Description
Predicted 3D model of RNase P RNA and transfer RNA as a complex of 524 nucleotides. Rfam match: Bacterial RNase P class A. Gene Ontology terms of the family: ribonuclease P activity, tRNA processing and dimeric ribonuclease P complex. The family's RNA type in Rfam is ribozyme.
[in-house]
RNA sequence: CCAGGGGGCCGGGCGGCCGCGCCCUUCGACAGGCUCGGAUGAGCGGGUCGGAGGUCGAGGAAAGUCCGGGCUCCACGAAACGAGGGUGGCGGGUAACGCCCGCCGGGCGAGGCUUUUCGGGGCCGGACCCAGGGAAAGUGCCACAGAGAGCAGACCGCCGAUGGCCCACGAUCUCCGGAUUGCGGGCACAGGCAAGGGUGAAAGGGUGCGGCAAGGGCGCACCGCGCGACUGGCAACAGGAGCGGCAUGGCAAACCCCACCCGGAGCAAGACCGAAUAGGGGCGGCGCGCCCGCGCAAGCGGGCAGGUUGGUUUCGAACCGGGCCGCCCGGGUUGGUUGCUGGAGCGGCAUGGCGACAUGCCGCCGAGAUGAAUGGUCGCCAUCGCGCGCUACGUCCGCAAGGAAACGAGCCGCGAUACAGAACCCGGCUUACAGGCCCCCUGGCGUA
RNA sequence: GGGCCUGUAGCUCAGCGGUUAGAGCUGGCCGCUCAUAACGGCUAGGUCGCGGGUUCGAAUCCUGCCGGGCCCACCA
Numbered sequence: 001c002c003a004g005g006g007g008g009c010c011g012g013g014c015g016g017c018c019g020c021g022c023c024c025u026u027c028g029a030c031a032g033g034c035u036c037g038g039a040u041g042a043g044c045g046g047g048u049c050g051g052a053g054g055u056c057g058a059g060g061a062a063a064g065u066c067c068g069g070g071c072u073c074c075a076c077g078a079a080a081c082g083a084g085g086g087u088g089g090c091g092g093g094u095a096a097c098g099c100c101c102g103c104c105g106g107g108c109g110a111g112g113c114u115u116u117u118c119g120g121g122g123c124c125g126g127a128c129c130c131a132g133g134g135a136a137a138g139u140g141c142c143a144c145a146g147a148g149a150g151c152a153g154a155c156c157g158c159c160g161a162u163g164g165c166c167c168a169c170g171a172u173c174u175c176c177g178g179a180u181u182g183c184g185g186g187c188a189c190a191g192g193c194a195a196g197g198g199u200g201a202a203a204g205g206g207u208g209c210g211g212c213a214a215g216g217g218c219g220c221a222c223c224g225c226g227c228g229a230c231u232g233g234c235a236a237c238a239g240g241a242g243c244g245g246c247a248u249g250g251c252a253a254a255c256c257c258c259a260c261c262c263g264g265a266g267c268a269a270g271a272c273c274g275a276a277u278a279g280g281g282g283c284g285g286c287g288c289g290c291c292c293g294c295g296c297a298a299g300c301g302g303g304c305a306g307g308u309u310g311g312u313u314u315c316g317a318a319c320c321g322g323g324c325c326g327c328c329c330g331g332g333u334u335g336g337u338u339g340c341u342g343g344a345g346c347g348g349c350a351u352g353g354c355g356a357c358a359u360g361c362c363g364c365c366g367a368g369a370u371g372a373a374u375g376g377u378c379g380c381c382a383u384c385g386c387g388c389g390c391u392a393c394g395u396c397c398g399c400a401a402g403g404a405a406a407c408g409a410g411c412c413g414c415g416a417u418a419c420a421g422a423a424c425c426c427g428g429c430u431u432a433c434a435g436g437c438c439c440c441c442u443g444g445c446g447u448a
Numbered sequence: 449g450g451g452c453c454u455g456u457a458g459c460u461c462a463g464c465g466g467u468u469a470g471a472g473c474u475g476g477c478c479g480c481u482c483a484u485a486a487c488g489g490c491u492a493g494g495u496c497g498c499g500g501g502u503u504c505g506a507a508u509c510c511u512g513c514c515g516g517g518c519c520c521a522c523c524a
Base pairs, nucleotide, nucleotide: 001444002443003442004441005440006439007438008437009436010435012381013380014379015378016377017376018375020057021056023054024053025052026051027050028049029048030047033044034043035042036041059419063430064429066428067427068426069425070424071266072265073264074263084262085261086260087259088258089103090102091101092100093099104132105130106129107128111124112123113122114121115120133257134256138255139254140251141250142249155197156196157193158192159191162190163189164187165186166185167184169182170181171180172179173178205223206222207221208220209219210218224246225244226243227242230239231238232237270338271337272336273335280329281328282327283326284325285324286323289304290303291302292301293300294299308322309321310320311319312318313317331523332522333521345364346363347362348361349360350359351358352357382417383416384415385414386413387412389411390410391409393408394407395404396403397402449520450519451518452517453516454515455514458473459472460471461470466504475491476490477489478488479487497513498512499511500510501509
């Protein structure tokens, strides 16, 4: 320098003019309030509207609402079990997480080493990727094709040693019809085999030698695989003496099993004030009482009876009426205050840690709108892109004079500057994003 | 702002992992009829919203986006 991959940061700057929101200061107008005073009045405190000045004013994703929390209300003795949902190698970080860090295992893999019968095989291997527990607890599925697809199977094919049948030759016996038997050849009938062909995503170890009728871990060597004493490590896991001829193919983002986690709803939660309405109706549920003490009150503390209270009937309870709470129907309103922004906060330094992060010290305050503010425009600059643009500095052509305009550079002109906008607040993930800067890893080339 | 549901032909819907995704209506052509409708026959029409993954295999299972729809406030 080129190629590939990963991570972090920024995401326009300055100035002029105009404009918006919260808050603070100040001025003016309006209508109230409270206190003092006999009264004119004086003082205090806020409200509404308007003017002036000042500070501050979107994000890395404010987004999607996919996870995890804080906060609030509701339900519920706690816990355990169950249902439902979620997570899933191990260790750590964290308030917590499905997030992050480190490690382990697997995959792909530029390349390197080694071996070779030159086809290939083996080992190592960084960046990168992985929803990565269990398939030897059980159930289920594996379409089509194919002989066979889940306690495997036999279509083509190979064999047919053994048994059967046929033919030729021979031996023995004979009642001359044959019977028994040996050797050789044949058939492929019984049967054997799973090497090869073929099907498929997948056909139950691979290569070689031996063996066999043909074959087959049937036997052996090497490789692979399984179990595995023991060793190392917190663990996942790694190594592995030895043993085993080789068995349990895949799918759990199928049910399921194992381990761990989870109550529900959400700031339109919740609390308070005001206006208005038919202060209505239905259903369901009920410690609404009395006494004492403290206190101005709200309320607090203690005790008694009783199981909502009053009445009637009655003494089991029922009926009627009232009160409070919840849900539904119907009705009314579309107002204000609070929750609301100082927090697992931000920046710097030091220490510990490989790291995520933690601890300590110092400094800082950075939006609170609600028909919803945070903007518009102009100038200069910055960055990028484009131009039959200009120059001819580099460059190119040529011995040179000189010429060319592809590339770089400078100038000019034009255009572009994204994705997108808080709405209770945080930690993550995912997705979108013009353009720019920096760092790291791997390989190649060049130079020293 | 918060919560939930949904997407298959022009329309309304089936399709719970298996060959080439179906049905009705609509559309086109033909027949019947003097003609139209009805009826009968034939036929066209699909990125299963899009991307990625799991699996031998995905409309279906998982996940990330995109589009559409519904609900909620306060007072007595």